[in-house]
Context: one part of a larger RNA
RNA sequence: UGACGGGGGCCCGCACAAGCGGAGGAGCAUGUGGCUUAAUUCGAUGCAACGCGAAGAACCUUACCUGGGUUUGACAUGUAACUGCACGUCCCAUGAAAGUGGGAUUCCUUCGAGGGUGUUACACAGGUGCUGCAUGGCUGUCGUCAGUUCGUGCCGUGAGGUGUUUGGUUAAGUCCAGCAACGAACGCAACCCCUGUGCUUAGUUGCAAACGGGUCAUGCCGUGCACUUUAAGCAGACUGCCUAUUUACAUAGGAGGAAGGUGGGGACGACGUCAAGUCAGUAUGGCCCUUACAUCCAGGGCUGCACACGUGCUACAAUGACCGGUACAAAGGGACGCAAGACCGUGAGGUGGAGCAAAUCCCUAGAGCCGGCCUCAGUUCAGAUUGCAGUCUGCAACUCGACUGCAUGAAGUUGGAUUCGCUAGUAACGGCGCAUCAGCUACGGCGCCGUGAAUACGUUCCCGGGCCU
Repeated sequence: UGACGGGGGCCCGCACAAGCGGAGGAGCAUGUGGCUUAAUUCGAUGCAACGCGAAGAACCUUACCUGGGUUUGACAUGUAACUGCACGUCCCAUGAAAGUGGGAUUCCUUCGAGGGUGUUACACAGGUGCUGCAUGGCUGUCGUCAGUUCGUGCCGUGAGGUGUUUGGUUAAGUCCAGCAACGAACGCAACCCCUGUGCUUAGUUGCAAACGGGUCAUGCCGUGCACUUUAAGCAGACUGCCUAUUUACAUAGGAGGAAGGUGGGGACGACGUCAAGUCAGUAUGGCCCUUACAUCCAGGGCUGCACACGUGCUACAAUGACCGGUACAAAGGGACGCAAGACCGUGAGGUGGAGCAAAUCCCUAGAGCCGGCCUCAGUUCAGAUUGCAGUCUGCAACUCGACUGCAUGAAGUUGGAUUCGCUAGUAACGGCGCAUCAGCUACGGCGCCGUGAAUACGUUCCCGGGCCU
């Protein structure tokens, strides 16, 4: 000077408390450990690994294993020589394919040779091989916590201190007052984006109040740009005004206002910590392999199952299940695509194809509401598992796809110790969309809207953090 303390003081955070809903018990999905295996490729491992890299493992991917091939190589550049006209296309044999062997066809030109291509040789290629404890870059974490420093001056022999401490205040080293300090930098805040109100401009593909026409009905048509809305600009909130407290900063309340004291949300992450993570995203030093640790192909594996753990989904029912009727979104996506009406099928789906490169056309709600039925039961709850029959994608669904119909109908009656999330349009509940993608293991991830709560006395205690001592 720091760090630590079951030392002290002050303060904060869904940290506790107050509440709501879960996990831990069941079944399934998924990741991990372990075990097994020819291989079950590799990495991630307290918080900060474990629905993580993976925004999609049937082949491919793929890095692993078994077997079969190739060796200037699947890919790049260059040199030399050689010849040919090749390369490619077609055919035959062999083969699981890759490949190997054979045959047919066959270059351009300015004629100097060049271009293209092949063969041979050499430089070299290649490596998801090792080292993240040699590295760059990127990322996690403490933590959106309020801190971390510098110049000059002053103090100290010096390490260092001061400033940054103190008294108030704040979400904040935020601001004020004081002070041997005076200033400044990186952080905080603001500037950026979305959202909440209004105005202006602009009305098509959007909208429809008035007028007219028309229909069983519908902005359907004329028409209009008022309204909704779209998307560009501007305004608006600043403790600006009032009251109280106050030296000041500020705090409490009030008015006006769509919004009030950071309005709500996002992006944004200081100096640094963890030799944190990543050589398998890419880059890269060193080391290693070079007829193999390179490369091509077929099949298998990554999906293996006495078990253990994490994260989820579905339930255990009546605030419910089932049946019929009926209403209301937002945000996205669409040409190798989205696909309407119609017809066929119980259904997955099929036939067919209007329209649409889309504010025009298409993909589009469910909880909800109304009525019926079930009457507390392992049930008209729950849906695992299994059998049969199908649909779709795709060379190909055996290992190992999703979905549909019929049948089957397991565990499960609210979960021990313990533990997690959340303070408002939040939790909880409900559906919809997208990326990846032929298809899909999505119950995951990222978004969108609909319905819409309870509670916070308080800071003694648990956890983490900040300042002073």
A computed fold for a 469-nucleotide part of an RNA from an uncultured bacterium, annotated as small-subunit ribosomal RNA, 3' major domain. It matches the Rfam family "Bacterial small subunit ribosomal RNA".